[in-house]
Context: one part of a larger RNA
RNA sequence: UGAACGCUGGCGGCAGGCCUAACACAUGCAAGUCGAACGCUCUCCGCCUUUGGCGGAGGGAGUGGCGGACGGCUGAGUAACGCGUAGGUAACCUGUCCGGUGGUGGGGGAUAACUCACCGAAAGGCGAGCUAAUACCGCAUGUGGUCCCGGGGUUGAAUGGCCCCGGGAGGAAAGCCGCAAGGCGCCACCGGAGGGGCCUGCGUCCUAUCAGGUAGUUGGUGAGGUGACGGCUCACCAAGCCGAUGACGGGUAGCUGGUCUGAGAGGACGACCAGCCAGAAGGGGACUGAGACACGGCCCCUACUCCUACGGGAGGCAGCAGCGAGGAAUCUUGGGCAAUGGGCGAAAGCCUGACCCAGCGACGCCGCGUGGGGGAAGAAGGCCUUCGGGUCGUAAACCCCUUUUGCCGGGGAAGAAGCUCUGACGGUACCCGGCGAAUAAGCCACGGCUAACUACGUGCCAGCAGCCGCGGUAAUACGUAGGUGGCAAGCGUUGUCC
Numbered sequence: 001u002g003a004a005c006g007c008u009g010g011c012g013g014c015a016g017g018c019c020u021a022a023c024a025c026a027u028g029c030a031a032g033u034c035g036a037a038c039g040c041u042c043u044c045c046g047c048c049u050u051u052g053g054c055g056g057a058g059g060g061a062g063u064g065g066c067g068g069a070c071g072g073c074u075g076a077g078u079a080a081c082g083c084g085u086a087g088g089u090a091a092c093c094u095g096u097c098c099g100g101u102g103g104u105g106g107g108g109g110a111u112a113a114c115u116c117a118c119c120g121a122a123a124g125g126c127g128a129g130c131u132a133a134u135a136c137c138g139c140a141u142g143u144g145g146u147c148c149c150g151g152g153g154u155u156g157a158a159u160g161g162c163c164c165c166g167g168g169a170g171g172a173a174a175g176c177c178g179c180a181a182g183g184c185g186c187c188a189c190c191g192g193a194g195g196g197g198c199c200u201g202c203g204u205c206c207u208a209u210c211a212g213g214u215a216g217u218u219g220g221u222g223a224g225g226u227g228a229c230g231g232c233u234c235a236c237c238a239a240g241c242c243g244a245u246g247a248c249g250g251g252u253a254g255c256u257g258g259u260c261u262g263a264g265a266g267g268a269c270g271a272c273c274a275g276c277c278a279g280a281a282g283g284g285g286a287c288u289g290a291g292a293c294a295c296g297g298c299c300c301c302u303a304c305u306c307c308u309a310c311g312g313g314a315g316g317c318a319g320c321a322g323c324g325a326g327g328a329a330u331c332u333u334g335g336g337c338a339a340u341g342g343g344c345g346a347a348a349g350c351c352u353g354a355c356c357c358a359g360c361g362a363c364g365c366c367g368c369g370u371g372g373g374g375g376a377a378g379a380a381g382g383c384c385u386u387c388g389g390g391u392c393g394u395a396a397a398c399c400c401c402u403u404u405u406g407c408c409g410g411g412g413a414a415g416a417a418g419c420u421c422u423g424a425c426g427g428u429a430c431c432c433g434g435c436g437a438a439u440a441a442g443c444c445a446c447g448g449c450u451a452a453c454u455a456c457g458u459g460c461c462a463g464c465a466g467c468c469g470c471g472g473u474a475a476u477a478c479g480u481a482g483g484u485g486g487c488a489a490g491c492g493u494u495g496u497c498c
């Protein structure tokens, strides 16, 4: 140290837990929401001038809006303006939010749902008919905005920027709730906040057994394209451009804040957390949109899996859990939206495997315990012995005490923000009482380095070993025992870094 392996294992707190196959995945869940935008339909209830109408409560799919570009995962690719840092944008965008200015007039045609008919095994599709809107399309107006023409001011190093005035062109809107007051919306524009795009200086691994590389290549003119500069793209013109200050090629790699180590300089690393980037079976593409070239959207190709009535279809866990496989090796198909945060909604609320918790594993760090005091010139037993004894050893027994921990019983939170209500965790933490030393110690080493020695067995055998080296009949080095040393819920070994 994200560890693994061996032996052992009492508790708690906090953290972390597929480093390998970006291998393949059964099943469930992980992104919805809004009836205060709209029509329809079903159920129930109530009322009425009951061929029917109105109102209320609830369910359903559909049109429409917002969200699905966040959050979550992974590190494959990438040696790059990717990242870091410092700047630029006179070359740019920005839904929701905040501040401000002005407006919201008047029309139209459809379409899903629904009904009918048809095709298909299914997925699904086709036709006819009806209908609404904050869906769609014209018209009017137009502060401001855009474009064109003209004039003025100001500023800059500058292609120019900013401001003002006059003329012209084209260009906008939607309603809903409420008895009302009013509220929420809608349109155009200015500014802000936050977010982003693009550009630049500097920094960013190994290899020269890679020395030359390059044809949109380098520059120009014009055009296209973009929110925007640009060879971004295209036509034409020129022949440039990069390179020993290492181009080009090859290898390796996500980058950073940081982490480990070290007196520092430095070296190594980039798990968890945070920022940025990149990816979503492999490859390519665009659509929608403020934002994507879009993990749980679409289309095409490929590989693979599944369904099929063989005509044709469906799928994408590098989300959470889980399975197989690979591997020395890495967890529950758990609870809850109570909190924090997010989406939608006027709200109630709904959704949320984000998150908060719980579970598993000594994987790590930290804390605690396995008892405390007394107790013999010293029981038994083990080991050694020169047979006198020595040692384990106050160790045990025994006496006194305590109850952390454990078990039982009782009480019982904070976390809730918000008057009331609302807690997954959890009857948890914590507190009180009771019981009883009770439930709790191992691992490694002992030749030198290196702290700790004897006996027996073995006999260059069996074995040990990090280095030096031990073992061939007295082995402190092998094996066992006693003893001793070290660390301790761990101890050793192995891998890796300093």
Stems, first nucleotide, its partner, number of pairs: 001495001003494005010368005017360001018326001023324001025322001027321003032066003037063002040060009073279003082204008092196003097192008105139001107137002114129003118125002146169010175184003205251003212242003217239008254276004258269004281302005304315004332358001334357003340354001341352004371401004381392004406435006415425001442487005447468003453482005463470002

Record summary
The part of an RNA shown here (small-subunit ribosomal RNA, 5' domain) has 498 nucleotides and comes from an uncultured bacterium. RNAcentral holds the full RNA, with entries from Greengenes. It matches the Rfam family "Bacterial small subunit ribosomal RNA". The coordinates come from a structure-prediction model, not an experiment, and the mean pLDDT is 90.